[in-house]
Molecule: Bacterial small signal recognition particle RNA
Organism: Actinomycetales bacterium
RNA sequence: GACGACCCCCCGCGUGGCGAUAUCCCGCUGAAUCCCCCCAGGGCCGGAAGGCAGCAAGGGUAUGCGGGCCCUGUCGGGUACGCGGGGGGUCCC
Numbered sequence: 001g002a003c004g005a006c007c008c009c010c011c012g013c014g015u016g017g018c019g020a021u022a023u024c025c026c027g028c029u030g031a032a033u034c035c036c037c038c039c040a041g042g043g044c045c046g047g048a049a050g051g052c053a054g055c056a057a058g059g060g061u062a063u064g065c066g067g068g069c070c071c072u073g074u075c076g077g078g079u080a081c082g083c084g085g086g087g088g089g090u091c092c093c
Base pairs, nucleotide, nucleotide: 004091005090006089007088008087009086010085011084012083013082014081015080016079018076019075020074021073022072024068025067026066027065028064035060036059037058043052044051045050
């Protein structure tokens, strides 16, 4: 000086695990000034056929409250493994 093996430290990435959390999941509430769908009855238009708006009931959403990490996503680590980069050490030739 060069090659190789092993160990340690730092950085990054991937996968997994763990924890937290919600825009995710579950339950309730539920638009009382104006949410959406569907609109019995009744109303309106029409000679009729039919059409229009639409209350209640029913269904759904927003919102709010409570709960939960099974799914989805986000965040975190004195987390496991792997890969890449950098630095250091030991050993052999």